[in-house]
Molecule: transfer RNA
Organism: Candidatus Dormiibacter spiritus
Order: sequence, then structure tokens, then C1' cells
RNA sequence: CGGGCGGUAGCGCAGUCUGGCAGCGCGCCUGCUUUGGGAGCAGGAGAUCGCGAGUUCGAAUCUCGCCCGCCCGACCA
Repeated sequence: CGGGCGGUAGCGCAGUCUGGCAGCGCGCCUGCUUUGGGAGCAGGAGAUCGCGAGUUCGAAUCUCGCCCGCCCGACCA
């Protein structure tokens, strides 16, 4: 330098192809059960969907640019 994959809640991931209410597991908070811990049950909080722009009535999703991570290749040594 070129190509591929990835970036979504604290952590691990799905959703993207085919635009239409942002989800799952673990964790966290509250309540109940328990002497307490653990566990179970019920409820809840938590997201600039990497950044910017564009298209659209509407973008996590499509288009363009950029940043970061991983892998492969090329080049130099």
C1' cells in the first nucleotide's frame, strides 16, 4: 500500500442481506421468599448502533469519506 472481516447497554453477542417500536444471555438495581449468604420469583434501570456526510416520509440496516481492531497478501529491510 491492496483485499477480507469486525465496531450495537458494564461484558459476550444477535439484528443489517430484504430500511419501518433497538433485542438476547450474563451482570447491575428494587421488592418478595430466606436469620443471613446462595438460590428462586416479580419488576426496573442502562444504547450518540465507531465518527461525519448523503439518499429517503423514515437509516443499526443503503451510498460515500474517515478512525480503530483482527486476518491475508504485496513492498522495503